RNA sequence: UUCUUAUCAUGAGUGGCAGAGGGACAGGCCCGUUGACGUCACAGCAACCUUCCGUAUGGAGUGGUGCUACUUCCUGCAGAAUAAAUUAUUCUGAAAGAUAAGAG
Numbered sequence: 001u002u003c004u005u006a007u008c009a010u011g012a013g014u015g016g017c018a019g020a021g022g023g024a025c026a027g028g029c030c031c032g033u034u035g036a037c038g039u040c041a042c043a044g045c046a047a048c049c050u051u052c053c054g055u056a057u058g059g060a061g062u063g064g065u066g067c068u069a070c071u072u073c074c075u076g077c078a079g080a081a082u083a084a085a086u087u088a089u090u091c092u093g094a095a096a097g098a099u100a101a102g103a104g
Base pairs, nucleotide, nucleotide: 001104002103003102004101005100006099007098008097013042014041015040016039017038021031022030023029025076026075027074028073043068044067045066048064049063051060052059053058072096077093078092079091080090081089082088083087
């Protein structure tokens, strides 16, 4: 970096360093000098793989990841319903993205 499969409305933050942008992209809406984002330490959440227990649906949480503002923050493409008039709201699916496991 590519492919396949699964999940994405739950949950879980303090401190040190550093100093201006950050929430993938575009629009919107937010977060941020009362210090965000990042990084380090510790803590926690979760249960994809693993380990242990169980006949088993499962349970625990050993190790490997992951995660700890906002539903993947909302929308983006297609379809449907309702209201109202070309728009708005709601629902479903897709696309894109993220993470895991496997393969290249």